Background:
A computed fold for a 73-nucleotide RNA from Candidatus Curtissbacteria bacterium RIFCSPLOWO2_01_FULL_38_11b, annotated as transfer RNA. Model confidence (mean pLDDT): 82 of 100. It matches the Rfam family "tRNA". Its family is annotated with triplet codon-amino acid adaptor activity in the Gene Ontology. About the family: Transfer RNA (tRNA) molecules are approximately 80 nucleotides in length. Rfam classes the family as a transfer RNA.
RNA sequence: GGGCUCAUAGCUCAGUUGGUAGAGCAUUCGCAUCACACGCGAAGGGUCCCGGGUUCAAGUCCUGGUGAGCCCA
Repeated sequence: GGGCUCAUAGCUCAGUUGGUAGAGCAUUCGCAUCACACGCGAAGGGUCCCGGGUUCAAGUCCUGGUGAGCCCA
């Protein structure tokens, strides 16, 4: 220098043909227990890496950039 993949909750990740942003774990509260653990239920938590474009509508499509990983030279 060139190519490919990835970036979504505190962590690990899903998100279908573009149509209300989700799961597990963690945290908080409740139930249960003499109490704790396990179990069950609920709640809080998001500028979907950053900018621009297309569209009635973008996490998703197009484009530029940033960061990480892998490969080639």